About this RNA: A computed fold for a 77-nucleotide RNA from an Anaerolineaceae bacterium, annotated as c-di-GMP-I riboswitch aptamer. Lineage of the source: Bacteria > Bacillati > Chloroflexota > Anaerolineales > Anaerolineaceae. Model confidence (mean pLDDT): 83 of 100.
RNA sequence: GGCUCGAAAGGGCAAACCCAUAGUGAUAUGGGGGCGCAAAGCCGGGAAUCUUUAUUUAAGAUUGUCGGGCUACCGAA
Repeated sequence: GGCUCGAAAGGGCAAACCCAUAGUGAUAUGGGGGCGCAAAGCCGGGAAUCUUUAUUUAAGAUUGUCGGGCUACCGAA
RNA backbone atom coordinates (compact mmCIF):
# COMPACT_ATOMS: atom_id res chain seq x y z
C1' G A 1 0.00 0.00 0.00
C1' G A 2 -4.09 -3.60 -1.23
C1' C A 3 -8.13 -7.02 0.26
C1' U A 4 -11.32 -8.51 4.17
C1' C A 5 -13.46 -6.69 8.56
C1' G A 6 -15.98 -3.02 11.68
C1' A A 7 -13.74 -1.19 17.74
C1' A A 8 -12.58 4.02 18.51
C1' A A 9 -12.40 9.12 16.64
C1' G A 10 -14.03 12.86 13.25
C1' G A 11 -18.20 13.10 10.89
C1' G A 12 -22.33 11.84 7.26
C1' C A 13 -27.35 10.42 5.85
C1' A A 14 -32.31 10.80 7.60
C1' A A 15 -37.85 6.72 8.83
C1' A A 16 -42.77 7.73 10.55
C1' C A 17 -45.34 12.25 11.05
C1' C A 18 -46.44 17.77 10.11
C1' C A 19 -46.37 22.19 6.67
C1' A A 20 -45.73 24.19 1.63
C1' U A 21 -45.23 23.16 -3.64
C1' A A 22 -45.59 19.88 -8.10
C1' G A 23 -48.17 15.61 -10.14
C1' U A 24 -54.43 12.17 -12.48
C1' G A 25 -51.79 9.02 -9.13
C1' A A 26 -48.00 6.04 -6.93
C1' U A 27 -44.80 9.74 -5.22
C1' A A 28 -41.03 13.72 -5.48
C1' U A 29 -38.74 18.50 -3.77
C1' G A 30 -37.89 22.14 0.35
C1' G A 31 -38.34 23.08 5.79
C1' G A 32 -39.14 20.82 10.61
C1' G A 33 -38.39 15.97 12.84
C1' G A 34 -35.38 11.46 14.20
C1' C A 35 -36.88 5.49 13.51
C1' G A 36 -32.64 3.80 12.08
C1' C A 37 -28.12 3.04 8.65
C1' A A 38 -20.72 1.03 7.61
C1' A A 39 -21.96 2.68 2.21
C1' A A 40 -29.29 4.67 4.10
C1' G A 41 -23.21 7.50 -1.55
C1' C A 42 -24.31 6.82 -7.12
C1' C A 43 -26.94 3.51 -11.05
C1' G A 44 -31.89 1.43 -11.81
C1' G A 45 -29.50 -3.70 -15.14
C1' G A 46 -32.35 -8.60 -12.54
C1' A A 47 -36.54 -9.40 -9.35
C1' A A 48 -40.53 -7.51 -6.21
C1' U A 49 -44.37 -4.03 -4.85
C1' C A 50 -47.35 0.22 -6.11
C1' U A 51 -49.93 3.97 -9.58
C1' U A 52 -52.37 5.47 -14.23
C1' U A 53 -54.48 3.79 -18.73
C1' A A 54 -56.44 -0.16 -21.44
C1' U A 55 -59.59 -4.83 -26.30
C1' U A 56 -53.85 -6.60 -26.11
C1' U A 57 -50.54 -3.32 -24.06
C1' A A 58 -47.78 0.74 -22.55
C1' A A 59 -45.93 4.47 -19.38
C1' G A 60 -44.47 5.97 -14.55
C1' A A 61 -43.03 5.47 -9.05
C1' U A 62 -40.24 3.04 -4.83
C1' U A 63 -35.36 0.73 -4.22
C1' G A 64 -34.29 2.96 3.65
C1' U A 65 -37.97 -4.26 -0.38
C1' C A 66 -34.09 -8.03 -2.00
C1' G A 67 -29.95 -9.16 -5.20
C1' G A 68 -26.29 -6.81 -8.57
C1' G A 69 -22.60 -3.04 -10.56
C1' C A 70 -19.34 1.45 -9.59
C1' U A 71 -16.95 4.65 -6.07
C1' A A 72 -15.53 6.03 -0.97
C1' C A 73 -13.76 8.61 5.16
C1' C A 74 -11.08 6.19 9.42
C1' G A 75 -7.92 2.27 10.97
C1' A A 76 -8.27 -1.21 16.66
C1' A A 77 -8.76 -6.76 16.76